This is a predicted structure of a 74-nucleotide RNA (transfer RNA) from Corynebacterium occultum. The source organism's lineage runs through Bacteria, Bacillati, Actinomycetota, Actinomycetes and Corynebacterium. Its Rfam family is "tRNA". The RNAcentral record of the sequence draws on Rfam. The coordinates come from a structure-prediction model, not an experiment, and the mean pLDDT is 82.
Parts: sequence; C1' cells; structure tokens
RNA sequence: GCCCCCAUAGCUCAGUGGAUUAGAGCAAAAGGUUUCUACCCUUCAGGUCGCGGGUUCGAAUCCUGCUGGGGGCA
Repeated sequence: GCCCCCAUAGCUCAGUGGAUUAGAGCAAAAGGUUUCUACCCUUCAGGUCGCGGGUUCGAAUCCUGCUGGGGGCA
C1' cells in the first nucleotide's frame, strides 16, 4: 500500500430481508426478606446504535467518507 471483518446500555451480545415503542443476560440503584451481609424475589433507571454526509415518506439496518480495533497479502 491493497483486501476482508467488527464498532448497539457500565460489561457480554441479539436485532442488520428498511416501518413492531431499540432489546436480552450480567452489573448498578431502590424496595422486600435477614440481627447484618450474601443468596433469593420485585421494581426502576440507563442508548443521539463509533463520527459525518447521502438515498428514502421512513435508516441501527442500504450507499459513501473518516476514526478506532482485529485478521490476511505484499
């Protein structure tokens, strides 16, 4: 230098045939239980889906540029 893959909640990930209100588990917070802690139960919060632009009535999803990470070739 060229090619491929990945980036979604604090962490691990699903969703990526365009329209369902963006989700699960764990973690955190509050409450219950307990003398207290842990376990267990209930509830709540937490996201401009890496950043910008484009297509579209509508984009996490399609196209494009950039950034970061991983891999291959040279």